[in-house]
This is a predicted structure of a 530-nucleotide part of an RNA (small-subunit ribosomal RNA, 5' domain) from an uncultured bacterium.
Context: one part of a larger RNA
RNA sequence: GGAUGAACGCUAGCUACAGGCUUAACACAUGCAAGUCGAGGGGCAGCAUUAUUCUAGCUUGCUAGAAUAGAUGGCGACCGGCGCACGGGUGAGUAACACGUAUCCAACCUACCUUUUACAUGGGUAUAGGCUUUCGAAAGAAAGAUUAAUCCCCAAUAGUCUCUAUUUUCCGCAUGGUUUUUAGAGUAAAGUAUUUCGGUAAAAGAUGGGGAUGCGUUUCAUUAGUUUGUAGGUGAGGUAACGGCUCACCUAGACCUCGAUGAAUAGGGGUUCUGAGAGGAAGGUCCCCCACACUGGUACUGAGACACGGACCAGACUCCUACGGGAGGCAGCAGUGAGGAAUAUUGGUCAAUGGGCGGAAGCCUGAACCAGCCAAGUAGCGUGAAGGAUGACUGCCCUAUGGGUUGUAAACUUCUUUUAAUGGGGAAUAAAGUGAGACACGUGUUGUCUUUUUGCAUGUACCCAUGGAAUAAGGACCGGCUAACUCCGUGCCAGCAGCCGCGGUAAUACGGAGGGUCCGAGCGUUAUCC
Numbered sequence: 001g002g003a004u005g006a007a008c009g010c011u012a013g014c015u016a017c018a019g020g021c022u023u024a025a026c027a028c029a030u031g032c033a034a035g036u037c038g039a040g041g042g043g044c045a046g047c048a049u050u051a052u053u054c055u056a057g058c059u060u061g062c063u064a065g066a067a068u069a070g071a072u073g074g075c076g077a078c079c080g081g082c083g084c085a086c087g088g089g090u091g092a093g094u095a096a097c098a099c100g101u102a103u104c105c106a107a108c109c110u111a112c113c114u115u116u117u118a119c120a121u122g123g124g125u126a127u128a129g130g131c132u133u134u135c136g137a138a139a140g141a142a143a144g145a146u147u148a149a150u151c152c153c154c155a156a157u158a159g160u161c162u163c164u165a166u167u168u169u170c171c172g173c174a175u176g177g178u179u180u181u182u183a184g185a186g187u188a189a190a191g192u193a194u195u196u197c198g199g200u201a202a203a204a205g206a207u208g209g210g211g212a213u214g215c216g217u218u219u220c221a222u223u224a225g226u227u228u229g230u231a232g233g234u235g236a237g238g239u240a241a242c243g244g245c246u247c248a249c250c251u252a253g254a255c256c257u258c259g260a261u262g263a264a265u266a267g268g269g270g271u272u273c274u275g276a277g278a279g280g281a282a283g284g285u286c287c288c289c290c291a292c293a294c295u296g297g298u299a300c301u302g303a304g305a306c307a308c309g310g311a312c313c314a315g316a317c318u319c320c321u322a323c324g325g326g327a328g329g330c331a332g333c334a335g336u337g338a339g340g341a342a343u344a345u346u347g348g349u350c351a352a353u354g355g356g357c358g359g360a361a362g363c364c365u366g367a368a369c370c371a372g373c374c375a376a377g378u379a380g381c382g383u384g385a386a387g388g389a390u391g392a393c394u395g396c397c398c399u400a401u402g403g404g405u406u407g408u409a410a411a412c413u414u415c416u417u418u419u420a421a422u423g424g425g426g427a428a429u430a431a432a433g434u435g436a437g438a439c440a441c442g443u444g445u446u447g448u449c450u451u452u453u454u455g456c457a458u459g460u461a462c463c464c465a466u467g468g469a470a471u472a473a474g475g476a477c478c479g480g481c482u483a484a485c486u487c488c489g490u491g492c493c494a495g496c497a498g499c500c501g502c503g504g505u506a507a508u509a510c511g512g513a514g515g516g517u518c519c520g521a522g523c524g525u526u527a528u529c530c
Base pairs, nucleotide, nucleotide: 001530002529003528004527006526007525008524009523010522013381014380015379016378017377019374020373021339026337027336028335030334031333032332035082036081037080040079041078043075044074047073048072049071050069051068052067053066054065055064056063057062058061089292090291091290098217099216100215101214102213103212104211105210108209109208113205114204115203116202117201118200119199121155122154123153124152131144132143133142134141135140159187161186162185163184164183165182170177171176191197218264219263220262225255226254227253230252231251232250233249234248235247236246237245267289268288269287270286271282272281273280274279294315295314296313297312298311317328318327319326320325345371347370348369349368353367354365355364356363357362384415385414386413387412395405396404397403398402421466422465423464424463425462429457432454433453435451436450437449438448439447440446441444474519475518476517477516478515479500480499481498485514486513487512488511489510495502496501
């Protein structure tokens, strides 16, 4: 000198963009953050409609009220499907194939999506819910009879599927891969209801993942030996798959001064800061990967989890209790306490972008987009401009009847109105899609046209008008390094100080004043890095 997720002191007008618990992975009140589908189902708690019956009023066919009916729209709870493994948070652990880079899988999986081929036949009995009871303070639980499905099961059919045996072509990178023939065995399916959306099997694609390996990745030798599933083999089990991944048996190996083992520290990278570079330091925001979800462990479901707002067990903590027993997990968004030098609102909207479900309308979305707070950063703008010398008054200084300086500064004249105030006008972001209608053909996830509707932010941004210099400057420093000097006070005192050092009676170094220098809505100090 540059830099910072900074803090502190003094000061402070506006706008835009970006940023905001670095400490206790400490504990959390409250609200919200993952639902959706009735075009899968039985049903009907609540709402609306309709129908029927009854009652009241009278205008004699209308109003009001009550009851009944799943009959219609729809729909709480329930079964079923898909999603909840994404998105969002944090960096505790991890020195490791975790990450980066390169290669390989002839050792693998992949829901939804795309393409292609083929198929969807016939039966069955359960169980939620509802009903009847029972237990419990609650959380919740149990029994009985009964019921549906795109729930579950059985049978049929089938293949370029799987398995066994057989046969055969070509090839490679070791185990091998690929192609062909024959025989046998095994395993599929679901409806809705009027035109769609779906279902099953198989082959391929796309996407996402899993695994293996080379190289690279902090410090300590005041850590020198470490290891028994340990190193390898055979066989078996297990997995989507290879493998001591696991197990039985056999062998006695394996790693290591080219640093094993141990200890300490730490998420890794793209990147960021600095530097002429080489290097050095850092890993906050944004993107990619990993790990974690009160602590430890375990599996279930599923295409995918060993699952942040799922389950079970153990533990610590908090809460409820009728003392028998139960409930909970903000490292999601806000917010609270604590810790700390220190870090924001218990805001708005799904309008856009994106995600889940749905045929769609649509619903959900603290993702996201907006707004609020904070000079915490960067950039821009302003606090007026031009003229104006009786060089006014005051202040300060000097060699003091006089000069210098403050200083074109002020007063005064002319001008402007950014900004502020007031009054008017007033967006883009809406592309597309939805609803309705018409037309076209290749008749469908189709295209074209017309029309309707959808904006949180927002009456915001922006524009125009009005009057008036009106609403807006400070901080640090002035001995040398280092740009900028005098007077007064003090008298080794009070004090200053980054280093050298200043102060003991004329201090350009302390305190005040005048003047000056530097930067400027900021200026200094502290901390850290180069």